Description
Two RNAs folded together computationally: RNase P RNA and transfer RNA, 446 nucleotides in total.
Order: sequence, then structure tokens, then C1' cells
RNA sequence: AAAGUAGAUCAGGCGGUCGCCUCAAGAUCCAACCGGAUCUCCGGGGAGGAAAGUCCGGACUCCACAGGACAGGGUGGCCGUUAACGGCGGCCCCGAAUGAUCGGGGGAAAGUGCCACAGAAAACAUACCGCCCGCCAACAGGCGGGUAAGGGUGAAAAGGCGAGGCAAGAGCUCACCGGUCUGCCAGUGAUGGCAGACGCUUGGUAAACCCCACCCGGUGCAAGACCAAAUAGGAGGGUUGGGUGGUCCACCCUUAGCCCUCGGGUUAGGUCGCUAGACUCCAUGAGUAAUCAUGGAGCCAGAUGAAUGACCGCUGCUGCUCUCUGUUGGAGAGCAGAACAGAAUCCGGCUUACCGAUCUACUUUAGCC
RNA sequence: GCCCCGUUCGUCUAGUGGCCGAGGACACCGCCCUCUCAAGGCGGAGAUCGCGGGUUCGAAUCCCGCACGGGGCACCA
Repeated sequence: AAAGUAGAUCAGGCGGUCGCCUCAAGAUCCAACCGGAUCUCCGGGGAGGAAAGUCCGGACUCCACAGGACAGGGUGGCCGUUAACGGCGGCCCCGAAUGAUCGGGGGAAAGUGCCACAGAAAACAUACCGCCCGCCAACAGGCGGGUAAGGGUGAAAAGGCGAGGCAAGAGCUCACCGGUCUGCCAGUGAUGGCAGACGCUUGGUAAACCCCACCCGGUGCAAGACCAAAUAGGAGGGUUGGGUGGUCCACCCUUAGCCCUCGGGUUAGGUCGCUAGACUCCAUGAGUAAUCAUGGAGCCAGAUGAAUGACCGCUGCUGCUCUCUGUUGGAGAGCAGAACAGAAUCCGGCUUACCGAUCUACUUUAGCC
Repeated sequence: GCCCCGUUCGUCUAGUGGCCGAGGACACCGCCCUCUCAAGGCGGAGAUCGCGGGUUCGAAUCCCGCACGGGGCACCA
């Protein structure tokens, strides 16, 4: 320098004018206890990395203090981390890449099912062609037997490869590789190393049923609490119980109702929940890291037909064109571009969308020192 | 806001791993029949199974992620 790999940060800046939401303060009015309305303000704050999809996990809420069994669902190498997770970190094994790095991960020897077509045979093996032996026959073949090395079929064919051996062959025998079992050693563990034994029948599929281990009660802020207004506390059905959204048990409430449907009413009203939190920034320490601990500083949206906007000026970035110059560069002018997207109870993740810019670490190739 | 469901010829649908390069009905096109039309008979065309990945030898079907569409959920008495 070129080509890449992994990750982090940002999502233009400053000023002015006119507006919007909210909080605080002040003034006026209503009310006269709380408070409410309007106005002022050179007072404070006002979208995101994904606010999105709602795919996981929690907080919080009500139902039991969240209990038992079954069903159902989820996760899946090991260890750690956390409030929790299917997240994250480190490590192990397998596969891909020259490499940085990336992708995958329980069990098929507990049992059941499936493996179309083709093929002899698709899982208690078997024999179409072939090879070999014997007989018949008489050189085309037929019958019986042996064999699985070779051919053929298929996505997949019963360890691989070489030598010996044999009528031909074959773990039949042997070396190496692979496999199973046992023991020892290292490691918390997944796993790895070494040694020995066994010639070694036992495919694939569990994002098929299933088995093993672990986890999960339900409900979602339209949860839930309070206030106000209005209407027919009406009709039908069900049940003697009702209450937690799969069932049963257990638990709680009630002894007189309770549930469902239809009908009726409410400007689908107002207040709370509501935003200070597993919060943000900085420093130090522990740890390889995820993360944790301690200290300091800070307050940072709370709308509800739903605010966070519009215009102007200067300037930064990128691209194109032109001019000048000391021409891989620099300066100036003009034009164009700047994405995805908008909080709605909150938080940790994942996934998806996205114009671009900058930075860090690393790899390969080539050249120079 | 929260929760649930669906997507297969133009339309309505069947399918639940291979017999599916997907079957049926209506609609469409051609021929026959008829004086003509309808009806009827025969034949034909028409599907990236919403999209993209994955599991599997093999996917409309199983798993994951998106896109689009639809539905439900207030309070009082």
C1' cells in the first nucleotide's frame, strides 16, 4: 500500500426569530381548608441507537404468603456472570478459511416410528452383474455351493488403507489410522494425555414421538386504587356455590347469592399509578473477561386527537464541476447530499431497519528500512 | 398500549414430510351440440404455496426471522 477480520463511538455544531409540552417561581381572579383558572418569565428540562418488532427475561400490579400432582411449554457442551434470561464472558469439541476469524453443539447402545424412487438388500441383513469351486452340458449356457475384494443403485450399503493369506475372497491374520471398554494422570468441569484389553454386529433422523437434566402459577398499566356523573339494580339462562385464564387437590371468601348473555348508562370523564432508576458520568480496586465492590459528582421527557417544530445566518463533513497555484498536494467559487426512524408503566437483552463518518486491535500478500 | 389468529391458481378451498414440478369447484379460453344464446359434453391454460434463512437425502407441511392482513381487551349499575 492493497485485500480483509473483529469491535467501539457519533448520528453535525453555534447563534437569532416565531411557536409547542412540562416543572418551578411570581401576579391576578374564583374559592376562602385543600385547591382551581388565566397571564408573565433573559428560570429548569424536552426522543433513539434502534424509541420499532413484541421475540425472550425481570420489576411492578391483582388474584393465596405462589402451595402439591398431572398435563402443557421452554432451554440444552462445560464453568462463570446476573434481579432474570433463550443474553453475555471465558474455555472444550467438531467443521470451514492460508489466516485474523466464523459456523455448529445433550441422548440414536432404553423403546417406538420413518427412510419415497432406484436398488439384491435401507437394518435380526442380503446377492443383480462379477470372481471361484463342483456337476450337467459341450464351449453359448443351466443347476448347486462359496464369496463380498470389484462393478452397479442410492442422500445413505454394514470400519478405512496396505501387506500377508486364500480355489476366489473376507479382521481370516498383521502394521498404521479409526472405534469400544478398563485403568492411571491433568483439569472445578466439558475434555485431554498415556497405558492396556477387545478384531471390533449394532447406519441416518429427536427443528419425529420420546428419554435425561434444569426452568416456568396466571394476569398485563385497557394491571390496579380513588372520585364524579348518568341509567331500567330490567330480561333470559346456568349453578348451588364463588374466587386466581388447562384439570384435580389444597387454600381463601360467603351463608345468601354468584356467574354468563342480552338490554341500559357514561362528553369512553377526572386524579393517582407516572417516572429517581438493577439510573448517568468519573475515579480507584478485584477479576483474563462478562461483571462486581467502594468513593465522588449529577438529575436527565412524562404527553393522552397525544408536545419535542418551522424559518434565517455563519460554519463543519461528503460528492461533482470550474478557476488559480509551487500539481498524488493546497486555496477559492458554485451546485447537490446527509439515512433508518418518533417515547406512551419501567428496565436487561435479542432481532430487524439504517446515508455515512471517525477510531482501535488483528490477519494475509507485496515492497522498503 | 397489550394479547391472539391468518396468508395455497382471478375467487373459494383440499393438503399435516416423498405417491405434490400441488387436487377440486366457480370463473376464463377452444371445440362439439343449437337457427342463435343458455344449459350440457370434451379438451386446455392458469400457483415463485406471502418473503428470506435453516433442519432433513427430500419442506406447501417442521424450526427461526421478517412483511402484509384480520380480530379481541374500558368503566358504571

It holds a member of the Rfam family "Bacterial RNase P class A". Rfam classes the family as a ribozyme.